């Protein structure tokens, strides 16, 4: 000075489609489909936004799926044990 693996702190994000209903309820996808206080993710950035009321395949339907995307943008050079790895001083 790196790394790994726990642990705390802290911060960021989406939440759609169909079908039925007086109210509710159920059904496709995921990791999450509006409060779960879950789920994901923070510069080792596709968590998520923008382009986008886009193309293109599927499909009951849909931000399903793929391109777009080596595009533009995003939230900690964060704190602690302990391993181990390097380097450089100073001793023998």
């Nucleotide at each position: 000075a790196a790394a790994a693996c726990g642990u705390c702190c802290u911060g960021g994000g989406g939440u759609g489609g169909c079908c039925u209903u007086g109210a509710u309820g159920g059904c496709c996808u995921g990791a999450g489909a509006u409060c779960a206080a879950a789920c994901c993710c923070g510069u080792u950035c596709a968590a998520c936004c923008u382009g986008a009321u886009c193309c293109g395949g599927a499909c009951a339907a849909u931000a399903c799926c793929g391109g777009c995307g080596u595009a533009g943008g995003g939230a900690g050079c964060g704190a602690c044990u302990u391993u181990u790895u390097u380097a450089u001083c100073a001793u023998c």

TPP riboswitch aptamer (THI element) from a Sphaerochaetaceae bacterium, 92 nucleotides, folded computationally. The sequence was found by an Rfam model in a public genome assembly. Rfam family: TPP riboswitch aptamer (THI element). About the family: Vitamin B(1) in its active form thiamin pyrophosphate (TPP) is an essential coenzyme that is synthesised by coupling of pyrimidine and thiazole moieties in bacteria. The previously detected thiamin-regulatory element, thi box was extended, resulting in a new, highly conserved RNA secondary structure, the THI element, which is widely distributed in eubacteria and also occurs in some archaea. Analysis of operon structures identified a large number of new candidate thiamin-regulated genes, mostly transporters, in various prokaryotic organisms. The THI element is a riboswitch that directly binds to TPP to regulate gene expression through a variety of mechanisms in archaea, bacteria and eukaryotes. through a variety of mechanisms in archaea, bacteria and eukaryotes. The source organism's lineage runs through Bacteria, Spirochaetota, Spirochaetia, Spirochaetales and Sphaerochaetaceae. The model forms 90% of the base pairs in the Rfam consensus. The coordinates come from a structure-prediction model, not an experiment, and the mean pLDDT is 76.